[in-house]
């Protein structure tokens, strides 16, 4: 340096759900609890998928409906960056 995670060590993260007098139009995020899982469940929205639609456009013009990401998602997949231990 590369591959692998059966075996060792010390750690780490934290899904659903619950609470919040937090941010946001929402998706979602954040904080506390919680633990389904994770060897990159560390970081980056670059490509695809997915979610949302304040606003914009069109229709309707009564409720509303459709489309659009610049918003979100890294615990959907791929890619990039950095990294612990062990084995080969």
């Nucleotide at each position: 340096c590369g591959c692998u995670g059966c075996c060792c060590a010390g750690a780490g993260c934290a899904a659903a759900c619950c609470g919040g007098u937090u941010g946001g139009a929402a998706a979602c995020a954040c904080c506390g609890g919680g633990a389904c899982g994770c060897a990159g469940a560390g970081c980056c929205a670059c490509g695809g998928a997915g979610c949302u639609u304040c606003g914009g456009c069109g229709c309707a013009c009564g409720c509303g409906c459709g489309c659009c990401a610049u918003g979100c998602c890294a615990g959907c997949c791929g890619g990039g960056c950095c990294g612990c231990c062990a084995g080969c």
The prediction has a mean pLDDT of 87. This is a predicted structure of an 88-nucleotide RNA (c-di-GMP-I riboswitch aptamer) from a Gemmatimonadales bacterium. Taxonomically the source falls in Gemmatimonadales (Bacteria, Pseudomonadati, Gemmatimonadota, Gemmatimonadia). It was read from a public genome assembly, where an Rfam model found it.